The part of an RNA shown here (small-subunit ribosomal RNA, central domain) has 354 nucleotides and comes from an uncultured archaeon.
The prediction has a mean pLDDT of 87.
Its Rfam family is "Archaeal small subunit ribosomal RNA". Its family is annotated with ribosome and structural constituent of ribosome in the Gene Ontology.
The RNAcentral record of the full RNA draws on ENA and SILVA.
Context: one part of a larger RNA
């Protein structure tokens, strides 16, 4: 429960397209559905208001008027707003062209350090490990020095409250195909827009089925130690996994803990993009200084908040549409439905307690 309200008390869906549906730009003309205004009916009875009468009064009860009455139906009337219809326009939205920026996705190829192991040469007692130690390697020659092979997985430094991407998220190079945003131009279409229940598709790590990898780390495990104990932190080792390819999970502190589009409200200072204007010049896609737009950041004014703190990228003023909240605990739990190989996912209570 016609209220308040979701950044941190309970509350923004993990993200985007996008059906139905809500809203919905600016000028003109119709019509006259919704709105408004008369008109004429209809709006049972009781009941409930006045005003009279009947029981001796009063409840009560009957006549009359009226009110209940919000509707409704004919017929007239107005045309600002909603709507429709028909028509123009350009700001919103798109397209389109130009020259930049970027770790945006996909695929293919190519590279570099380290590490690991193997083979040759070289060379001896140790090497590794910690708070200290012990297991652990090693005389079948380690560990070290050096040459050469394989492999596998990463991309140092640049790097930057730098950048791109709805979001998860994306960093060596270089080649193809791909997408999307700023910026300018101000050509061109002429409201085409917003938001979106339901639905789709996207989705970080773990996990899961199959194949193939497998250096190196590393749950499960095994040992050595700590320690009253040590099912852990240290330490030797390790399988699954992590990697690739094809599918499945579909969740997270998926956080900006802050939904998504539009308007309006003081400044300041960084920075990355495009442009514009100027000074310099080695004249090159150079340095500088100012301005627009977009984007990320820090401080801040009015204004907002319990208060932290937000504060033109709002949590300030408004308007649209959506999704969520209603004391704790039982519980994200049982059921039931649905999805999934499966782990479990999504819906999602109660009676008991407080």
């Nucleotide at each position: 429960u016609u209220g308040g309200g979701u950044c941190u008390a309970a509350a923004g869906g993990g993200u985007c397209c996008g059906u139905a549906g809500c809203c919905u730009g600016u000028c003109c003309a119709g019509c006259c559905a919704g709105u408004c205004c008369g008109u004429u009916g209809g709006g049972a009875a009781a009941u409930c208001u006045g005003a009279c009468a009947g029981c001796u009064u009063a409840a009560c009860u009957g006549u009359c008027a009226g009110g209940c009455u919000g509707c409704u139906a004919a017929g007239g009337g107005a045309u600002a707003c909603u709507g429709u219809u028909g028509g123009a326009c350009u700001u919103g939205g798109g397209a389109c062209c130009g020259g930049g920026a970027g770790a945006g996705g996909c695929u293919a190829g190519a590279g570099g350090u380290a590490c690991u192991u193997c083979a040759g040469g070289g060379g001896u007692a140790g090497g590794a490990g910690u708070g200290a130690a012990a297991u652990c390697c090693u005389g079948u020659g380690a560990u070290c020095c050096u040459u050469g092979a394989a492999g596998g997985a990463c991309c140092a430094c640049c790097g930057g409250u730098g950048g791109c991407g709805a979001a998860g998220g994306c960093g060596u190079c270089u080649a193809g195909c791909u997408a999307g945003a700023a910026c300018g131009g101000c050509u061109c279409c002429g409201a085409c827009g917003g938001u979106g229940a339901g639905g789709g598709a996207c989705g970080a790590a773990a996990g899961c089925u199959a194949g193939g990898g497998g250096c190196a780390c590393g749950a499960a495990c095994g040992g050595g130690a700590u320690u009253a104990g040590a099912u852990a932190c240290c330490c030797c080792g390790g399988u699954a996994g992590u990697c690739c390819u094809a599918g499945c999970c579909g969740u997270a502190a998926a956080c900006g803990a802050u939904g998504u589009g539009a308007g309006c409200u003081a400044g300041g200072u960084g920075u990355c993009a495009g442009c514009c204007u100027u000074u310099c010049u080695g004249c090159g896609a150079g340095a500088g200084a100012g301005g627009c737009u977009g984007g990320u950041g820090c401080c801040g004014u009015a204004g907002g908040g319990a208060a932290g703190c937000c504060g033109u990228g709002a949590a300030g003023c408004u308007c649209a549409c959506c999704a969520c909240c209603u004391g704790g605990g039982a519980a994200g739990u049982a059921c039931g439905g649905u999805c999934g190989c499966a782990a479990g996912g999504c819906u999602g209570a109660a009676a008991c307690u407080u």